The prediction has a mean pLDDT of 84.
Predicted 3D model of a 690-nucleotide part of an RNA (large-subunit ribosomal RNA, domain II) from Candidatus Peregrinibacteria bacterium CG10_big_fil_rev_8_21_14_0_10_36_19.
Taxonomically the source falls in Candidatus Peregrinibacteriota (Bacteria, Bacteria candidate phyla).
It was read from a public genome assembly.
Context: one part of a larger RNA
RNA sequence: GCCAACGAGUUUGCUGUACGGCGCUUGGUUAAGGAAGUAAUAUCCGGAGCCAUAGUGAAAGCGAGGGUGAAUAACCCGAUUGUGUCGUGCACAAGACCCGAAACUGAGUGAGCUAACCAUGGCCAGGCUGAAGCGCGAGUAAAAUCACGUGGAGGGCCGAACCAGGGCAUGUUGCAAAAUGCUUGGAUGAGCUGUGGUUAGGGGCGAAAAGCCAAUCGAACUCAGAGAUAGCUGGUUCUCCUCGAAAUAGCUUUAGGGCUAGCCUUAUGUUAAUAGCAGUAGGGGUAGAGCGCUGUUUGGGCUAGGGGGCGAAAUAAGUCUACCAAACCCAGAUAAACUUCGAAUACUACUGUGAAUUUCAUAGGAGUCAGACUAUGACAGCGAAGUGCCAUAGUCAAAAGGGAAACAGCCCAGAUCACCAUCUAAGGUCCCAAAUAAAGCUUAAGUGGUAAAGGAUGUGAAGACGCGUAUACAACCAGGAGGUUGGCUUAGAAGCAGCCAUUCCUUUAAAGAGUGCGUAACAGCUCACUGGUCUAUGCGUCUCCGCGCCUAAAAUAUAACGGGGCUCAAAGCUUUAACCGAAGAUGUGAGUGGCACAUAAUUGAUUGUGUCGCGGUAGAGGAGCGUUCCUGUCAGCGUUGAAGCAGAAUCGGGAGGUUCUGUGGAGCGUCAGGAAGUGAAAAUGUUGGC
Numbered sequence: 001g002c003c004a005a006c007g008a009g010u011u012u013g014c015u016g017u018a019c020g021g022c023g024c025u026u027g028g029u030u031a032a033g034g035a036a037g038u039a040a041u042a043u044c045c046g047g048a049g050c051c052a053u054a055g056u057g058a059a060a061g062c063g064a065g066g067g068u069g070a071a072u073a074a075c076c077c078g079a080u081u082g083u084g085u086c087g088u089g090c091a092c093a094a095g096a097c098c099c100g101a102a103a104c105u106g107a108g109u110g111a112g113c114u115a116a117c118c119a120u121g122g123c124c125a126g127g128c129u130g131a132a133g134c135g136c137g138a139g140u141a142a143a144a145u146c147a148c149g150u151g152g153a154g155g156g157c158c159g160a161a162c163c164a165g166g167g168c169a170u171g172u173u174g175c176a177a178a179a180u181g182c183u184u185g186g187a188u189g190a191g192c193u194g195u196g197g198u199u200a201g202g203g204g205c206g207a208a209a210a211g212c213c214a215a216u217c218g219a220a221c222u223c224a225g226a227g228a229u230a231g232c233u234g235g236u237u238c239u240c241c242u243c244g245a246a247a248u249a250g251c252u253u254u255a256g257g258g259c260u261a262g263c264c265u266u267a268u269g270u271u272a273a274u275a276g277c278a279g280u281a282g283g284g285g286u287a288g289a290g291c292g293c294u295g296u297u298u299g300g301g302c303u304a305g306g307g308g309g310c311g312a313a314a315u316a317a318g319u320c321u322a323c324c325a326a327a328c329c330c331a332g333a334u335a336a337a338c339u340u341c342g343a344a345u346a347c348u349a350c351u352g353u354g355a356a357u358u359u360c361a362u363a364g365g366a367g368u369c370a371g372a373c374u375a376u377g378a379c380a381g382c383g384a385a386g387u388g389c390c391a392u393a394g395u396c397a398a399a400a401g402g403g404a405a406a407c408a409g410c411c412c413a414g415a416u417c418a419c420c421a422u423c424u425a426a427g428g429u430c431c432c433a434a435a436u437a438a439a440g441c442u443u444a445a446g447u448g449g450u451a452a453a454g455g456a457u458g459u460g461a462a463g464a465c466g467c468g469u470a471u472a473c474a475a476c477c478a479g480g481a482g483g484u485u486g487g488c489u490u491a492g493a494a495g496c497a498g499c500c501a502u503u504c505c506u507u508u509a510a511a512g513a514g515u516g517c518g519u520a521a522c523a524g525c526u527c528a529c530u531g532g533u534c535u536a537u538g539c540g541u542c543u544c545c546g547c548g549c550c551u552a553a554a555a556u557a558u559a560a561c562g563g564g565g566c567u568c569a570a571a572g573c574u575u576u577a578a579c580c581g582a583a584g585a586u587g588u589g590a591g592u593g594g595c596a597c598a599u600a601a602u603u604g605a606u607u608g609u610g611u612c613g614c615g616g617u618a619g620a621g622g623a624g625c626g627u628u629c630c631u632g633u634c635a636g637c638g639u640u641g642a643a644g645c646a647g648a649a650u651c652g653g654g655a656g657g658u659u660c661u662g663u664g665g666a667g668c669g670u671c672a673g674g675a676a677g678u679g680a681a682a683a684u685g686u687u688g689g690c
């Protein structure tokens, strides 16, 4: 891992409550116990007790009334009702649907591992060093001191046994639940070791690491309390039918748990009271708008005050001001906590209309209290977030189908079942891939098929202005002069460093006291301006609209149309007519739930017609299938072959049923009821097998 078997809402009650069945209602009913008796319940007696028959008050009490109260007021509670039993739902008490802690307590078992200690034994090759002391010599006044020898100290040195375990490698389903190889440390000591003994669980021992106390230690192990508790995780077994949520509010040592309400379901009942739509009547201060108020704010005017200058010997007076500026005036802005104004919606009431599984009331049963995204209106944030938090709506959750390549929350649309029928939605119609054509225009960028400020003789359309056959625009030929090198400045300044100018005058077809380049300064080139050549439904400038261009860099690979591929659109805009396209709608048939009517005889039940329905998680309700056992039943089946197993056929909407054949070799079923150890795919489920 697979297969098989086992494996989870049960049982009890001095119970309670709701619904359903039954008995009695002349109210109901017995408990313990007793009598007779049975295979066993049963049967009969037993009325103690319980519920009901009257309530109310704290009570005395009073009583269809009672209480409060001074009250005859007012208010509160009453003016009534079954009961027993069985079944089912739920609650409560119990292990209470099942499995699961870490822990706590008690009584015991452990020091044959290991820690420390006690008693008694054992062990440490070999080599090196050479302390004290002593001897002798030197030395001294005597000592000290020095040399040589002797001596043999040391938690001394090197290094086997022994002990340890620092480094590296192997090993990692190992040789081994801690080893092996190489290497390394201690090796006369606080050394190592044998045997016997002592210390025990909040206790021991510990050269101290919370280390060790039998492969277990921040409190050992065994059994018991014990099915501890678990607001937590996981699991919870057959079928079909009807309805169908919530992820919110309040409170909570509460926030991943509860309680009440909200929303779901079932039963009963009143009734038209409900949603929606139309009308009428309301209050409002949001959006917007506005600036009279409260604040903020720009420009201008006017003008207090202030600053600064002039002023006089000084303070000052006075005066000036391209400074600042209150108030006031004109014009223009701005606000969640401004309003002279002010919607749409929403909300409330009434009237009318109004589908029907609507609303409402009472009672039984729930689940839900982590929500997600999208759109819109706010807040927080950076007008960031697949962000947080509210509100309104939708979808998902609990919703399949079609579209968006793929894609819970987007668009279309809500699947009872069947059909090789029809029409459509969103979205599409060159091929993948069902379905297309036409008319007019745009785009050249593969724009389409990512992006901004900003930039540009891209291109199409519209408009305005100017020049133009008295020849424009561009190009080419020619001219572009004189006073004068204007004045100043300057080394120089001559059109062209800079400054100053009513920047002038003359000759002219025209020519600036000069548009650039240039020179040290001149010179030189050029422009403006003029003439000529040439020639046009032309040239130039501006505004606005459509579509394009640049701006444009990312990490394995084109990779920013799903792909092929598309500009002869299969791109964009405008328009027309078709078609495709879903589990939508329609058609035909079938099933099923509610309601209404009809149908035979009293109900139940049946049949038919009409009508409205039938997606579904948590959850509520209904109807069934199957398993084991029990009672009755079939004068049931069975060695002429039961159960079980295998295969096939067949019936049913399903759980499932029946038949046949084979195998098997002794038990088993139908129908009507009853009772449950009653249904497995999941629980890192348990046991067994492979």
Base pairs, nucleotide, nucleotide: 001690002689003688004687005686006685011094012093013092015091016090017089018088019087020086021085022084023083024082027051028050029049033045034044035043055062056061065077066076067075068074097235098234100232104225105224106223107222108221109220115199116198117197118196119195120194121193122192123191124189126158127157128156129154133150134149135148137146138145162186163185164184166183167182168181169180170179201217203213204212205211238624239623240622241621242620243619248261249260250259251258252257262368263367264365265364266363267362268361269360272358276353277352278351279350280349281348282347288341289339290338294335295334296333298331299330300329301328303325305324306323307321308320309319310318371396372395373394374393375392376391377390379388380387401412402411403410416590417589418588419587421586422585423584427580428579429578430564431563432562436577437576438575439574440573441572442571448566454550455549458547459546460545462543463542464541465540466539467538475533476532477531478530479529481506482505483504486500487499488498512527516525517524591614592613593612594611595610596609597608598607625679627676628675629674630673631672632671634669636668637667644663645662646661647660648659649658650657651656